[in-house]
Model confidence (mean pLDDT): 88 of 100. Small-subunit ribosomal RNA, central domain from a metagenome, 350 nucleotides, folded computationally. Its Rfam family is "Bacterial small subunit ribosomal RNA".

Context: one part of a larger RNA
RNA sequence: CUGGGCGUAAAGGGAGCGUAGGCGGUUCGGUGUGUUGAAUGUGAAAUCCCACAACUCAACUGUGGAAUGGCAUUCAAAACUACCGGGCUAGAGUACUGGAGAGGAGAGCGGAAUUCUUGGUGUAGCGGUGAAAUGCGUAGAUAUCAAGAGGAACACCGGUGGCGAAGGCGGCUCUCUGGACAGAUACUGACGCUGAGGCUCUAAAGUUAGGGGAGCAAACAGGAUUAGAUACCCUGGUAGUCCUAACCUUAAACGGUGUACACUUGGUGUGCGAGGAAUUGCCCCUUUGCGCGCCGUAGCUAACGCGAUAAGUGUACCGCCUGGGGAGUACGGUCGCAAGAUUAAAACUC
Numbered sequence: 001c002u003g004g005g006c007g008u009a010a011a012g013g014g015a016g017c018g019u020a021g022g023c024g025g026u027u028c029g030g031u032g033u034g035u036u037g038a039a040u041g042u043g044a045a046a047u048c049c050c051a052c053a054a055c056u057c058a059a060c061u062g063u064g065g066a067a068u069g070g071c072a073u074u075c076a077a078a079a080c081u082a083c084c085g086g087g088c089u090a091g092a093g094u095a096c097u098g099g100a101g102a103g104g105a106g107a108g109c110g111g112a113a114u115u116c117u118u119g120g121u122g123u124a125g126c127g128g129u130g131a132a133a134u135g136c137g138u139a140g141a142u143a144u145c146a147a148g149a150g151g152a153a154c155a156c157c158g159g160u161g162g163c164g165a166a167g168g169c170g171g172c173u174c175u176c177u178g179g180a181c182a183g184a185u186a187c188u189g190a191c192g193c194u195g196a197g198g199c200u201c202u203a204a205a206g207u208u209a210g211g212g213g214a215g216c217a218a219a220c221a222g223g224a225u226u227a228g229a230u231a232c233c234c235u236g237g238u239a240g241u242c243c244u245a246a247c248c249u250u251a252a253a254c255g256g257u258g259u260a261c262a263c264u265u266g267g268u269g270u271g272c273g274a275g276g277a278a279u280u281g282c283c284c285c286u287u288u289g290c291g292c293g294c295c296g297u298a299g300c301u302a303a304c305g306c307g308a309u310a311a312g313u314g315u316a317c318c319g320c321c322u323g324g325g326g327a328g329u330a331c332g333g334u335c336g337c338a339a340g341a342u343u344a345a346a347a348c349u350c
Base pairs, nucleotide, nucleotide: 004321005320006319007304008303012318014201015200016199017198021194022193023192025088026087027086028085029084030083031082034080035077036076037075038074039073040072041071042070049065050064051063052062053061091191092188093187094186095185096183097182098181103177104176105175106174107173108172109171110154115149116148117147118146119145120144121143125136126135162169163168206247207246208245209244210243211242215241216240220236221235222234223233258317259316260315261314262313263312266295267294268293269292270291271290272289273288274287275286276285299306300305323350324349325348332343333342334341335340
């Protein structure tokens, strides 16, 4: 390079936006870039291949042909591709109406619970475990009542329910704001798809500075257990967990399944819309659109399984894989305050 692949065997980038590039609906006219045909020239000879001839045969040799798959020039064709010009509306988008939603940001508010403080009642235990002990308590604990402080999280509703590109999002109210969906028309007229680099976002942990600190809790201390116990269990407990600003950029970042589009029997549940019929009714029934699930036809698959939310049938573009270990390591580069991240080998060995 060709080929074959990527749910679980090696392999989908964590996610989006988007540059270059690649690919691109329908119709008419033109040009003639690619494309196709013809002619001419050239493509040395030998060699190879075919036929014939000739050394008695063969090898060797000779003659002729074919081939030399190419290039150039000229002429022609116009379906496809490309380009130029004009049109269309089925892709894409805009406007309008409407309802749904833990989508995002900021501010304010609320109740339950834990802890602490103060006061009241009250007295000898409490706590904890497999059993204990460390620990707390006559300086009055635990329990109980009242008041106060402070931080964090929001029971029930709550649902293989909803929203978001992913990470993720859950008390209530207000303000600002993104997206999707449905309906019926009107408008723009291919404006599209994908996307190397690039940019932005990215759980938890971690870092810097300043706040905050109730509970929980790496590290650490003590008590147990044990042969030992740098653990599991218990009593404590600091970073951290929370907020603001700025870094870090990684995860089993998983549906282990890239994005977009088209096509391909069905059944059933659920969320949000719209139409019809009927009605007291927004229930039920029925049709339909967009989601989220389950079961299954064909088909696919090594099997498991997938099965209109495909892993089926196809198209476009990107990423990635090529035996195990060495190794996601070394070296170098880039990024970072650091931790480290990213890019990424080889020797050797089986």